[in-house]
RNA sequence: GGGCCCAUAGGGUAGUCUGGAUAUCCUGCCGGCCUUCGGAGCCGGUGAGGGGGGUUCGAAUCCCCCUGGGUCCG
Numbered sequence: 001g002g003g004c005c006c007a008u009a010g011g012g013u014a015g016u017c018u019g020g021a022u023a024u025c026c027u028g029c030c031g032g033c034c035u036u037c038g039g040a041g042c043c044g045g046u047g048a049g050g051g052g053g054g055u056u057c058g059a060a061u062c063c064c065c066c067u068g069g070g071u072c073c074g
Stems, first nucleotide, its partner, number of pairs: 001073007010027003020057001028046006050066005
């Protein structure tokens, strides 16, 4: 220098190929219930698309650039 892959709540993870309207689940955290106690169980709440631009009625998803990480080639 070139190719490919990855980036989603505090942590982990699904969805991306085939765009659809409220982004999934687990855990953590907060509150409540229950309980002899709660770190178990039950209920509720909480918070996320790496950055910018484009296409579109609509983008996590498609296109371009950039940033960071991994890997291969030279």
Molecule: transfer RNA
Organism: Methanobacteriota archaeon